Predicted 3D model of a 132-nucleotide RNA (c-di-AMP riboswitch aptamer (ydaO/yuaA leader)) from a soil metagenome. The prediction has a mean pLDDT of 79. The model forms 92% of the base pairs in the Rfam consensus. The RNAcentral record of the sequence draws on MGnify. It matches the Rfam family "c-di-AMP riboswitch aptamer (ydaO/yuaA leader)". Rfam links the family to the GO terms regulation of gene expression and cyclic-di-AMP binding.
């Protein structure tokens, strides 16, 4: 310098000067009315319904289907990179499709209420169109 990611500037105060604590601005994520919505599989029933059995969610791209005895593979489909500043688009090229957490509980949801601002990587590899 640069990328993945919301994770970035900044003020104040207190320190045994390592660091801690409170704030702003901004970026980001949850709970949380009205109204509207309210799973799946099997059984029973003319129907309306009844019954048994399965827990539910949140942050992120991180999902679905096939094949494999398994290692793994394969297609859809999502995401990120590529340097003449930035953006948006299309093709072609590489390269992910993980983790983590609430704890029986939360659809949406104005008002209002909480929380985060981390950690991990790189050494330069195309063509087109557009706007600023």
């Nucleotide at each position: 310098c640069g990328c993945c990611g919301a994770a970035u500037c900044u003020g104040c105060g207190c320190u045994u000067a390592g660091g801690c604590g409170c704030g702003g601005a901004g970026c980001g994520g949850g709970g949380g009315a009205a109204c509207c919505a309210a799973g799946g599989u099997g059984g029973c029933c003319u129907g309306a319904g009844c019954c048994a059995c399965u827990g539910g969610g949140g942050c992120g791209a991180a999902c679905c289907u096939c094949c494999u005895a398994a290692c793994g593979g394969a297609g859809g489909c999502g995401c990120g990179c590529a340097a003449g500043c930035u953006c948006u688009u299309u093709c072609a090229g590489c390269g992910c499709g993980a983790g983590c957490c609430c704890g029986a509980c939360a659809g949406c949801u104005a008002a209002c209420c909480c929380c985060g601002c981390a950690g991990g990587c790189g050494g330069a590899c195309g063509a087109a169109a557009g706007a600023g």